[in-house]
Context: one part of a larger RNA
RNA sequence: UGACGGGGACCCGCACAAGCGGUGGAGCAUGUGGUUUAAUACGACGCUACGCGUGGAACCUUACCAGGACUUGACAUGCAUUUGAAAGCCUAUCGAAAGAUAGGGCCUGUCCUAAAGACACAAUUGCACAGGUGUUGCAUGGCUGUCGUCAGCUCGUGUCGUGAGAUGUUGGGUUAAGUCCCGCAACGAGCGCAACCCCUGUUGCUAGUUGCCAACCCGCAAGGGUGCACUCUAGCAAGACAGCCGGUGUUUAACCGGAGGAAGGUGGGGACGACGUCAAGUCAGUACGGCCCUUAUGUCCUGGGCUACACACGUGCUACAAUCCCCGCUACAAAGAGACGCGAGACCGUAAGGUGGAGCAAAUCUCAAAAAAGCGGGGCCAGUUCAGGUCGAGGGCUGCAAUUCGCCCUCGUGAAGCCGGAAUCGCUAGUAAUCGCGUAUCAGACACGGCGCGAUGAAUACGUUCCCGGGUCUUGUACA
Numbered sequence: 001u002g003a004c005g006g007g008g009a010c011c012c013g014c015a016c017a018a019g020c021g022g023u024g025g026a027g028c029a030u031g032u033g034g035u036u037u038a039a040u041a042c043g044a045c046g047c048u049a050c051g052c053g054u055g056g057a058a059c060c061u062u063a064c065c066a067g068g069a070c071u072u073g074a075c076a077u078g079c080a081u082u083u084g085a086a087a088g089c090c091u092a093u094c095g096a097a098a099g100a101u102a103g104g105g106c107c108u109g110u111c112c113u114a115a116a117g118a119c120a121c122a123a124u125u126g127c128a129c130a131g132g133u134g135u136u137g138c139a140u141g142g143c144u145g146u147c148g149u150c151a152g153c154u155c156g157u158g159u160c161g162u163g164a165g166a167u168g169u170u171g172g173g174u175u176a177a178g179u180c181c182c183g184c185a186a187c188g189a190g191c192g193c194a195a196c197c198c199c200u201g202u203u204g205c206u207a208g209u210u211g212c213c214a215a216c217c218c219g220c221a222a223g224g225g226u227g228c229a230c231u232c233u234a235g236c237a238a239g240a241c242a243g244c245c246g247g248u249g250u251u252u253a254a255c256c257g258g259a260g261g262a263a264g265g266u267g268g269g270g271a272c273g274a275c276g277u278c279a280a281g282u283c284a285g286u287a288c289g290g291c292c293c294u295u296a297u298g299u300c301c302u303g304g305g306c307u308a309c310a311c312a313c314g315u316g317c318u319a320c321a322a323u324c325c326c327c328g329c330u331a332c333a334a335a336g337a338g339a340c341g342c343g344a345g346a347c348c349g350u351a352a353g354g355u356g357g358a359g360c361a362a363a364u365c366u367c368a369a370a371a372a373a374g375c376g377g378g379g380c381c382a383g384u385u386c387a388g389g390u391c392g393a394g395g396g397c398u399g400c401a402a403u404u405c406g407c408c409c410u411c412g413u414g415a416a417g418c419c420g421g422a423a424u425c426g427c428u429a430g431u432a433a434u435c436g437c438g439u440a441u442c443a444g445a446c447a448c449g450g451c452g453c454g455a456u457g458a459a460u461a462c463g464u465u466c467c468c469g470g471g472u473c474u475u476g477u478a479c480a
Base pairs, nucleotide, nucleotide: 001480002479003477004476005475007474008473009472010471011470012469013468015464016463019427020426021425022424023423026318027317028316029315030314031313032312033311034309035308042053043052064304065303066302067301068300069299070298073129077128078127079126080125082123083122084121089104090103091102092101093100094099109119110118111117131293132292134291135290136289140287142282143281144280145278147276152191153190154189155188156187157186158167159166160165171182172181173180197270198269199268200267202238203237204236205235206234207233208232211228212227216225217224218223241264244258245257246256247255248254320420324379325378326377327376328375329374336367337366338365341360342359346355347354348353386417391412392411393410394409395408396407397406433456434455435454436453437452438451439450
C1' cells in the first nucleotide's frame, strides 16, 4: 500500500421487510447429469453451465458409429508430361449409393490463312502441395460473460517522507453520481458520471396519397366526388432550465412545498460498460504460434446415431376448476411479414385441408380471426360438462423419403392431478399478473423456446435491527 475480520461509523441496491404471483408435488415439453449403446458428436459446470453455443438434428446439417469406396485428392496455386472437341453428352456391367470397369457418338475455340507453335479450357500421370470440427483458450488476436451503469481508476507538476509511498481523491455539507459547494500543500488534467444519439409523452409549422371524412353532392348502405378541417403519417421547430413564488440551508451547493404546465426536479425507456478481476468462456464462427495425421486424424457414399431410459436436477407449458368450463351472438389493438412469396371472394370437405387464382414488390392487396372483456343460454361442487396424458381407428400436409424420428384434423379412450415438505424465484407502475398478435431460423417441424407488439391492469414499501451484494472513512492483523 492492499486484502481480510462472526471490528466500528456512514450510505446504497426488490438485499431484507410490506405485498402480489410463482417454482419445489402432478402430466407433458426442453436442457443437463447418470446409465445404456457400435455410436448415443463436441463444448459450457456456484452466482457468471443446464429452452446455453443450436436463430429449426427425418436425408442434408453432422463433427459420432457400422459398412462400402477415393488418394495431388471435395477445394486453391504453380511446374512438368501425355492427350483432347473449348465446354459438355450417352450406353452397358457390378453396386445400397459413392465408386469402379468397358464402350460409344458428336469432330475444333482464339492468335497469323494452313502446318508447326502459342494462349485459353478440360482430362491423365508425376511433383511442389492441398486437407484436418486433430491438440493446446495455461502460447494468442478478436469477441463475450461477471463484479456493475457500481462511482470509482489514474496522471503531470509541486510539497512531505531515507524509502515503500503519501498528498491531490481526506474533512464539513450535498447528490443518482469523485454530482456540486465550502475548506485544505496543493494546483491542474485524463478515463469514467452527466450531457450530446434513438424511441416515447404535448403543441405548432410544412406536406396530403395509398391515409382521413366535419361540411356539401350522389348513394338504402358500403363507398365515390369535392375537400385536407380532424385522425394519421414524417420532416422541421418549440417545450423543462430548479426558470418563477415561499420556506430550510453558511446570502453556498442543494433540499422541501406551491404555481403554471402535456410533462417537474435525470419525465419514462433504450443504446452507451472506466482502471481492472476471475490464467473466467471461446483454437468447433473466423483468424493465428507450436505440436500431431498425410492411401489417413483427409475426402465421398449408404444406413444408423445425436430422439436410447431404472433414475436425479435445472428451465418452462398445461392443470387441479364456478373470479371457472362449454355453446351462441357481438366489440376494441399495435407491431410485423410477403414474389422459389402472401394469397382474397367463391366452391368442396365435420375439420385439418383441397380446387381455383382476384389483388399485391404493398399506408393501396394479402396473412388477419385479435384474445381476454361484453350480452344470452347451459353446467351446481362431483375426479365432475374440471383436467387433458396415454392408447386405438380414420384422414390431411410438407418433403426423393415421415419405420427408427415430423406437424395437423376428426371420432373414440379419458391417466396423474383437490393448490404442492424442507427450501426457493420474480416484480416498485402502465410494473406484476392475466390475454392474445407478430416475427427470425425455416421444405416441413417436435416453438410450450427466443426476440418483439399491443389489450386489461393491481397490491405494497412502517422502516434499515437482521440475511445477501456493493461504496467511502477508520481500526486490528503472525496474510501478500
Small-subunit ribosomal RNA, 3' major domain from a metagenome, 480 nucleotides, folded computationally. Its mean pLDDT, the model's own confidence on a scale to 100, is 83. The RNAcentral record of the full RNA draws on SILVA. Its Rfam family is "Bacterial small subunit ribosomal RNA". Rfam links the family to the GO terms ribosome and structural constituent of ribosome.